[in-house]
Order: sequence, then structure tokens, then C1' cells
RNA sequence: CUGCGACAAGGCAAACCGUCCGCGAGGACGGGGCGCAAAGCUACGGGUCUAUGAGUGACUGACUUGAAGAUAGCCGGGCUGCCAGGG
Repeated sequence: CUGCGACAAGGCAAACCGUCCGCGAGGACGGGGCGCAAAGCUACGGGUCUAUGAGUGACUGACUUGAAGAUAGCCGGGCUGCCAGGG
């Protein structure tokens, strides 16, 4: 420099459980280990989810829309990148 790739080293950590935070989606820490070669970072595009204002319509449930959030382990985009290997 290449390149995230067979093995290996090392790394991350789903469900579930405990404590805490949040109205909630969900998050933090500890245990745990389903998986992950970017399961590192980023809400830029789409999706999904949450609570809420307005409207439609209707009779309590649905649809549209605004602003606010969650999800990077839903997909895409952008940025960065370890070891071994190769040059």
C1' cells in the first nucleotide's frame, strides 16, 4: 500500500434475567450468548415502531397529516477501520 477475506488471535453481543432511566417505542450497567467480517460511527433516503397536535370520518376503532422521538442487530447511502494474509 492492498483489503475486510479461509483458519487462528482478538473484538462485538440477540432472546432471557437483575438493577436503574424514560409516558412510551426504547436506553444504560451487570449476567447471558442467538448471531455478527464492520453487529465500528453517522437518522442523509426509505421502512418499522412510540407518545402527541390537527383534520377526515365514524362511534370508539380506523385513515390522512404536522411537529417531536426510537431503531445503525430492518434496508440503502456517507465516513472510518484491527489482526493474520498478499504486495

Predicted 3D model of an 87-nucleotide RNA (c-di-GMP-I-GGC riboswitch aptamer) from a Candidatus Methylomirabilota bacterium.
It was read from a public genome assembly, where an Rfam model found it.
The coordinates come from a structure-prediction model, not an experiment, and the mean pLDDT is 77.
Taxonomically the source falls in Methylomirabilota (SeqCode) (Bacteria, Bacteria candidate phyla).